Model confidence (mean pLDDT): 75 of 100. A computed fold for a 90-nucleotide RNA from uncultured Paraburkholderia sp., annotated as Glycine riboswitch aptamer. Of the family's consensus pairs, 90% are formed in the model. The RNAcentral record of the sequence draws on MGnify. Rfam family: Glycine riboswitch aptamer. Its family is annotated with glycine biosynthetic process in the Gene Ontology.
[in-house]
């Protein structure tokens, strides 16, 4: 990677449209397990900063970077669908 299997959270919210659909929009409240960002760190770099001076602090920049933490952009929120993740077989 393929298959088959388990697989959780949150509103079956409300209004308009029509081509009536597991349809699109537009509002108000939520979820975190597609799928994206973030944190830290390091630079012989910059700064008429800060400090008596600095190897030291702030800013900038540039470089690497995780998670089931966290954002909640994107997806979600009866069933269907999907679904990290984890079992088997190949």
């Nucleotide at each position: 990677c393929a298959u088959c299997u388990g697989g959780a959270g949150a509103g079956c919210g409300g209004c308009g449209c029509c081509g009536u659909g597991c349809g699109c929009g537009c509002c108000c409240a939520c979820c975190g397990a597609a799928g994206g960002g973030g944190a830290g760190c390091c630079a012989c770099g910059c700064g008429c900063g800060c400090c008596a001076c600095a190897c030291g602090c702030c800013g900038c920049u540039g470089g690497c970077g995780a998670a089931a933490c966290u954002c909640u952009c994107a997806g979600g929120u009866a069933c269907a669908u999907g679904g990290a993740c984890a079992g088997a077989u190949g």